SAM riboswitch aptamer (S box leader) from Pelobium manganitolerans, 102 nucleotides, folded computationally. It matches the Rfam family "SAM riboswitch aptamer (S box leader)". Rfam describes the family as follows. The SAM riboswitch is found upstream of a number of genes which code for proteins involved in methionine or cysteine biosynthesis in Gram-positive bacteria. The prediction has a mean pLDDT of 83. The source organism's lineage runs through Bacteria, Bacteroidota, Sphingobacteriia, Sphingobacteriales and Pelobium.
RNA sequence: GAUUUAUAAAGAAGCGGCGAGAGAUUAGGCUCAGAGACCCGCUGGCAACCCUUAAAAAAAGAGAAGGUGCCAAUACCUAGCCCGUAAAGGGAGCUAUAAUUU
Numbered sequence: 001g002a003u004u005u006a007u008a009a010a011g012a013a014g015c016g017g018c019g020a021g022a023g024a025u026u027a028g029g030c031u032c033a034g035a036g037a038c039c040c041g042c043u044g045g046c047a048a049c050c051c052u053u054a055a056a057a058a059a060a061g062a063g064a065a066g067g068u069g070c071c072a073a074u075a076c077c078u079a080g081c082c083c084g085u086a087a088a089g090g091g092a093g094c095u096a097u098a099a100u101u102u
Base pairs, nucleotide, nucleotide: 001102002101004099005098006097007096008095013043014042015041016040017039021032022031023030026079027078028077029076044071045070046069049067050066051063052062053061081091082090083089
């Protein structure tokens, strides 16, 4: 990098460094950002996929030492494909993350 499955309206920030853009992509909107965002480091936390409890296996429950992930706004919102007259709504796709296979 690719495959499969699951999840994505909940939840969780301080300090230090850096110094100009950031919020995945295209367009539109909206928002964050020199009162220092994004990103990086440390510490703390959230969550519970793997994991632990756990035993032949499975499920519910509980837990959080370890492996990941995450800690503005629904994946920030909408549009582009399908269902729906349309609106609302739903689905697909895309993206992200986990576990699995390769």